RNA sequence: CGCUUAAUCCUUUCAUAAGGAGUGGGGGACCCAAUCUUUUGGGGUUAAUUUUUCAUCUGAAAAACGGACAUCUCUUCGUCCGAACCCGUCAGCUAACCUCAUCAGCGUGAAGAGAGA
Repeated sequence: CGCUUAAUCCUUUCAUAAGGAGUGGGGGACCCAAUCUUUUGGGGUUAAUUUUUCAUCUGAAAAACGGACAUCUCUUCGUCCGAACCCGUCAGCUAACCUCAUCAGCGUGAAGAGAGA
């Protein structure tokens, strides 16, 4: 300097940390939707889900789908990733309102079209 990501900026502080702005989530009416609830619990963050087959105690393979590959968008080929965590029997949407987070990991595949500078 730049990339993924909401995860950046400002003020105070020696620092830890605190506050504010911005950004991103969750909860939460009417209307609308649903009326379907079912312990085989359910739900949420996230790209990180679904299905099938084999195996049989938690593994393997395949397919679909989703995400990343460096100015932006699209297309094709190719390479990788699909983890982790939280709520605790409870959550559709949702104005007002309430509330939480603002980490972490990185240093660069190819071709074509369009846009921008």